[in-house]
């Protein structure tokens, strides 16, 4: 340099052109217990890398550039 794959909550990840408040774990209140833990309930947390273009609408589709992994020369 050239290909491939990946970049979404604190982590692990799913989603795919019509609302991210998505799952799972963490965290915070709260119920239950003598007390924990476990189990229930509520909640907070998101520039969905970043720029730009399609479009009536982009996290998804297209360009470009960052990063990360892994190939090849």
């Nucleotide at each position: 340099g050239c290909c491939c794959g990946g970049g979404u909550a604190g982590c692990g990840c799913a989603g795919a052109g019509g609302u991210a408040u998505g799952c799972g774990c963490g965290c915070u209140c709260c119920c239950c217990u003598g007390g924990u833990a476990a189990g229930g309930g509520a909640g907070a947390g998101g520039u969905c890398g970043c720029g730009g273009g399609u479009u009536c609408g982009a996290u998804u589709c297209c360009c470009g550039c960052c990063c990360c992994g892994g190939g090849c020369u």
Predicted 3D model of a 73-nucleotide RNA (transfer RNA) from Candidatus Panguiarchaeum symbiosum.
Rfam family: tRNA. It is annotated as a transfer RNA.
Taxonomically the source falls in Candidatus Panguiarchaeum (Archaea, Thermoproteati, Thermoproteota, Candidatus Korarchaeia).
RNAcentral records the identical sequence in 2 taxa.
RNAcentral holds the sequence, with entries from ENA.